Predicted 3D model of a 73-nucleotide RNA (transfer RNA) from Trichonephila inaurata madagascariensis. The organism belongs to Trichonephila inaurata, within Eukaryota. The RNAcentral record of the sequence draws on ENA and Rfam. Its Rfam family is "tRNA". Model confidence (mean pLDDT): 81 of 100.
RNA sequence: GUCCCUGUAGCGCAAUGGGUAGCACGUUGGACUUCUAAUGCGAUGGUUGUGGGUUCGAAUCCCACCUAGGACG
Numbered sequence: 001g002u003c004c005c006u007g008u009a010g011c012g013c014a015a016u017g018g019g020u021a022g023c024a025c026g027u028u029g030g031a032c033u034u035c036u037a038a039u040g041c042g043a044u045g046g047u048u049g050u051g052g053g054u055u056c057g058a059a060u061c062c063c064a065c066c067u068a069g070g071a072c073g
Base pairs, nucleotide, nucleotide: 001072002071003070004069007066010025012023013022019056026044027043028042029041031039049065050064051063052062053061
């Protein structure tokens, strides 16, 4: 330099032939218990890496850039 690939909640991951983002852990508040743990109930949290474009509508499609990793030279 060319090509491939990664980026979504505090951490780990889902969600797509475009229709408005969820699970588990975590944190937290009750319950239970003599206390803790465990268990169960509730709450909590995201401008989907950044900026544009297409569209009535974008995490999803297109372009550029950034980030982590890889292949070739």